[in-house]
Context: one part of a larger RNA
RNA sequence: GAGUAGCGAGAAACAAAGUGAGAAGCUUUGUCGCCGUAAGCCUAAGGUUUCCUGGGGCAGGUAAUUCCGCCCAGGGUUAGCCGGACCCUAAGGCGAGGCCGAAAGGCGUAGUCGAUGGAAGACAGGUUAAUAUUCCUGUGCUACUGAUGGUUGAGCGAUGGGGGGACAGGGUUCUGAACGUCUACCCACUGCUGGAUAUGUGGGGUCAAGCCUGAGGGUGGGUCAUAGGUAAAUCCGUGACCGGAAGCCCAGGGGUGAUGAGGAGGGCAUUAUGUCCCGAACUGACUGGAUGGACCUUCAAGAAAAGCCUCUAAGUGUUUGAGACCAUCGGUAUCCGUACUAAAACCGACACAGGUAGGCGAGGAGAGUAUCCUCAGGCGCUC
Numbered sequence: 001g002a003g004u005a006g007c008g009a010g011a012a013a014c015a016a017a018g019u020g021a022g023a024a025g026c027u028u029u030g031u032c033g034c035c036g037u038a039a040g041c042c043u044a045a046g047g048u049u050u051c052c053u054g055g056g057g058c059a060g061g062u063a064a065u066u067c068c069g070c071c072c073a074g075g076g077u078u079a080g081c082c083g084g085a086c087c088c089u090a091a092g093g094c095g096a097g098g099c100c101g102a103a104a105g106g107c108g109u110a111g112u113c114g115a116u117g118g119a120a121g122a123c124a125g126g127u128u129a130a131u132a133u134u135c136c137u138g139u140g141c142u143a144c145u146g147a148u149g150g151u152u153g154a155g156c157g158a159u160g161g162g163g164g165g166a167c168a169g170g171g172u173u174c175u176g177a178a179c180g181u182c183u184a185c186c187c188a189c190u191g192c193u194g195g196a197u198a199u200g201u202g203g204g205g206u207c208a209a210g211c212c213u214g215a216g217g218g219u220g221g222g223u224c225a226u227a228g229g230u231a232a233a234u235c236c237g238u239g240a241c242c243g244g245a246a247g248c249c250c251a252g253g254g255g256u257g258a259u260g261a262g263g264a265g266g267g268c269a270u271u272a273u274g275u276c277c278c279g280a281a282c283u284g285a286c287u288g289g290a291u292g293g294a295c296c297u298u299c300a301a302g303a304a305a306a307g308c309c310u311c312u313a314a315g316u317g318u319u320u321g322a323g324a325c326c327a328u329c330g331g332u333a334u335c336c337g338u339a340c341u342a343a344a345a346c347c348g349a350c351a352c353a354g355g356u357a358g359g360c361g362a363g364g365a366g367a368g369u370a371u372c373c374u375c376a377g378g379c380g381c382u383c
Stems, first nucleotide, its partner, number of pairs: 013031006032380004040360003046341002050339001051075006060068002080141002082337004087118002092113003098107003122139005142333011155316002160311004168298007180286003185204005206261002210256004216250004221242006228236002262282001265278003299302001346355002362374004
């Protein structure tokens, strides 16, 4: 220079009370304002204790601070079912033997790893200062295993065969979920100025997995023969005949789950929060277009393997009963993650107007997730 620029989005504050040495900024209450396909909620990555409680006031916080993602201390993450490992494979990696190469090493068969994919069993409510599909309550499911009772009776059995898993884009059509709106009904109210007990006003009007049903949709079934499926086959394929019943799978709805839970609101005590108890109605319609199915069409012709079903081989079993099924009651179920944070906690040297995958995402107006105003919820961006 200079007590100058600046104090990081123009979403905005004000009042009272409290605490305190000290309050524009902390706490509580009331009013106001902002976001509301977000500036709300859940989660992947990343971070790694920042979470909660008590205390603090050097430093950090663009000023102050009694406050904090700061400092100190203590506490907090509970799983057969959520995610991962234990299962499977893709691109790709490694790679016994093998081939190649002065060496180092390169490639690669069998194989073995490798999710961003396949498989696979849990929902509702309550609870903590901080965790919850994990704890508790209620109701379930899966795998393995045990006991008891019963039924059946020639098959069972894989690393092998077959099926299935198993798949693109576009369009049409059927189905009709969630959410939302209104409502029968229930509860409360009728203040201030003029009127109003009314067809008025305000609030509520809820509930899962599982199991049963399933008239809607999908799938046909049986007998015989058989040069194929590296051996075998009753399976698959192929052919002939009989033939439309049963069975199996599934969407939505209904029932059950639920004599339960939730529930507007009310009450007792206490007062600073908090905690406890009681508890009404709980029905119908509309909107909506998730999901699933079918058909048409296009060319660039749209993963694999396992779980699963089935068939036999070796072997084993047929009254010394393999195996399967039903009912009831039990038992077991390992390891890792789980706090908090999607921006002041991640990437940007910063509490940085930048960047950051996915899901939910209400109402009025609207074609709409645009835009404006508002729910729930969250904030007023630290002078």
The part of an RNA shown here (large-subunit ribosomal RNA, domain III) has 383 nucleotides and comes from a Planctomycetota bacterium.
Lineage of the source: Bacteria > Pseudomonadati > Planctomycetota.
Its mean pLDDT, the model's own confidence on a scale to 100, is 80.
The RNAcentral record of the full RNA draws on ENA.